A computed fold for a 74-nucleotide RNA from a bacterium, annotated as transfer RNA. It matches the Rfam family "tRNA". The family's RNA type in Rfam is transfer RNA. The coordinates come from a structure-prediction model, not an experiment, and the mean pLDDT is 82.
RNA sequence: GCGCGUGUAGCUCAGUGGAUUAGAGCGGUUGACUACGGAUCAACAGGCCGGGGGUUCGAAUCCUCCCACGCGCG
Numbered sequence: 001g002c003g004c005g006u007g008u009a010g011c012u013c014a015g016u017g018g019a020u021u022a023g024a025g026c027g028g029u030u031g032a033c034u035a036c037g038g039a040u041c042a043a044c045a046g047g048c049c050g051g052g053g054g055u056u057c058g059a060a061u062c063c064u065c066c067c068a069c070g071c072g073c074g
Base pairs, nucleotide, nucleotide: 001073002072003071004070005069006068007067010026011025012024013023028044029043030042031041032040050066051065052064053063054062
């Protein structure tokens, strides 16, 4: 340099035939329980989906350019 893949919550990921108002598990906070802690139960907070642009009435999802990382080729 070329090709392919990945990028969504603090972490691991789902959602990618365009429309519920973006979700799960773990983790976090608060409360219940307990002598305390753990476990368990309940509630809550946390992301405008890597960035820009485009298509569309509507984009995490389609197109395009870039960025980061991984794999392969040279």